[in-house]
């Protein structure tokens, strides 16, 4: 001097959930986790709580409230590939 490597975040792919409204966002509080080690928030993530808030449509079954397929929808969940990817101190690698 120079590179590897996290949490995650994007795309695409599939396979569920929801559409009977939960998830996904948001606010604040309280916790965990986070490159091979130590540490850490303005990123991530969980709980309790608050505000807000949605695309449904066809077709069949049946006990009219429900189920069942398909085709959307939802700032929805998981897995897999690709891409991008720790600001400190220490270590690895040339």
């Nucleotide at each position: 001097c120079a590179g590897a490597g996290u949490a995650g975040g994007c795309g695409c792919a599939u396979c569920g959930c929801g559409u009977c409204a939960a998830g996904u966002g948001c606010c604040g509080c309280c916790g965990g986790a986070u490159g091979g080690g130590a540490a850490g928030u303005u990123g991530c993530c969980g709980g309790a709580g608050g505000a807000c808030g949605a695309a449904g449509g066809a077709c069949c079954c049946c006990g009219c409230g429900g189920g069942g397929u398909c085709c959307g929808c939802g700032g929805u969940g998981g897995u897999g590939c690709g891409c991008c990817g720790c600001a400190u101190c220490c270590g690895c690698u040339g």

The RNA shown here (THF (Tetrahydrofolate) riboswitch aptamer) has 94 nucleotides and comes from uncultured Lawsonibacter sp. Its mean pLDDT, the model's own confidence on a scale to 100, is 82. The RNAcentral record of the sequence draws on MGnify.